[in-house]
Context: one part of a larger RNA
RNA sequence: UUGGGUGUAAAGGGCAGGUAGGCGUUCCGUUAAGUUGGGAGUGAAAUCCUGAGGCUCAACCUCAGAACUGCUUCUAAAACUGGCGGAAUUGAGGAUAGAAGAGGAAAGCGGAAUUCCCGGUGUAAGAGUGAAAUCUGUAGAGAUCGGGAGGAACACCAGUGGCGAAAGCGGCUUUCUGGUCUAUCUCUGACGCUGAACUGCGAAAGCUAGGGGAGCAAACAGGAUUAGAUACCCUGGUAGUCCUAGCCGUAAACGAUGAGCACUAGGUGUUGGGGGGUAACCUUCAGCGCCGCAAGAUAACUCGUUAAGUGCUCCACCUGGGGACUACGACCGCAAGGUUAAAACUC
Numbered sequence: 001u002u003g004g005g006u007g008u009a010a011a012g013g014g015c016a017g018g019u020a021g022g023c024g025u026u027c028c029g030u031u032a033a034g035u036u037g038g039g040a041g042u043g044a045a046a047u048c049c050u051g052a053g054g055c056u057c058a059a060c061c062u063c064a065g066a067a068c069u070g071c072u073u074c075u076a077a078a079a080c081u082g083g084c085g086g087a088a089u090u091g092a093g094g095a096u097a098g099a100a101g102a103g104g105a106a107a108g109c110g111g112a113a114u115u116c117c118c119g120g121u122g123u124a125a126g127a128g129u130g131a132a133a134u135c136u137g138u139a140g141a142g143a144u145c146g147g148g149a150g151g152a153a154c155a156c157c158a159g160u161g162g163c164g165a166a167a168g169c170g171g172c173u174u175u176c177u178g179g180u181c182u183a184u185c186u187c188u189g190a191c192g193c194u195g196a197a198c199u200g201c202g203a204a205a206g207c208u209a210g211g212g213g214a215g216c217a218a219a220c221a222g223g224a225u226u227a228g229a230u231a232c233c234c235u236g237g238u239a240g241u242c243c244u245a246g247c248c249g250u251a252a253a254c255g256a257u258g259a260g261c262a263c264u265a266g267g268u269g270u271u272g273g274g275g276g277g278u279a280a281c282c283u284u285c286a287g288c289g290c291c292g293c294a295a296g297a298u299a300a301c302u303c304g305u306u307a308a309g310u311g312c313u314c315c316a317c318c319u320g321g322g323g324a325c326u327a328c329g330a331c332c333g334c335a336a337g338g339u340u341a342a343a344a345c346u347c
Stems, first nucleotide, its partner, number of pairs: 003319004007301002012315001014201004021194003025088007033081002035077008049065006091191001092188003095184005103177007110154001115149007125136002162169002206247006215241002220236004258314006266291011296303002320347003329340004
């Protein structure tokens, strides 16, 4: 390479948009590039294969045939693929009427709680632990009442609930804004799917500059524990956590399960629409869950209309363990580092 694979054994890119490319609904006509039949030319010899023959046999040699799976050209066919022209509506999109939602951005507002400050009451403890101590407190703490400041997060509602491509999103109001679903079957008429490259988004931590800083808390200090204790426990505590602007580009970025389309028993719960029904309920579409020896798949576990079943299209990735999410080089980054990615050697 072929083949076989990718939930857990090696292997799905973190997610999306999308260029090239690959693939692509139904019908009619046409073309003849692919495709198929036939003819001609060529396809050196040797080799290989088959049948004979010659060396005593064999290797070896000789002869004949076949083959040389290919290329060129002529001709015919027109089902399929492609090209061109025309038409269609079921794929896709639009329109109209509705619906739900922590989808996104900005501004404003609210209450509870923690901490701190001021004042009142009040007196000896408080805090902490397995037990203690460090620590706070007679310079009046803790407790309690009133007032004030500031930052961060939004109890209950809350739900195997919702929304978003993923990351993710949760107090309330307003403004701007993206997507989805249902119904009508009204319009366009294949406009589609995937997607190397490329571009954008991308938790936390980290970085740069300027703010902010209540609580929490790497580092650090002290107290304990212990043989030791650079830890677990305790008292403190700085970066950080928050905001603005810009980087970083990684995660067990997980459903460890790429995207799209079609097909293949059911049962049950729930969210948002539609239809029928007085209601119970029945039914249909789109999601989110559970169960399932339906079938089927799987090494098993399990999956099972939200597939890991049955098929098709396109992309990504794997090919024994270590060395190695490494070295070197290249690109990116302020740095930290990231992306791409070997070999020797070894088992």
Notes: Predicted 3D model of a 347-nucleotide part of an RNA (small-subunit ribosomal RNA, central domain) from a Candidatus Omnitrophota bacterium. Its mean pLDDT, the model's own confidence on a scale to 100, is 88. Its Rfam family is "Bacterial small subunit ribosomal RNA".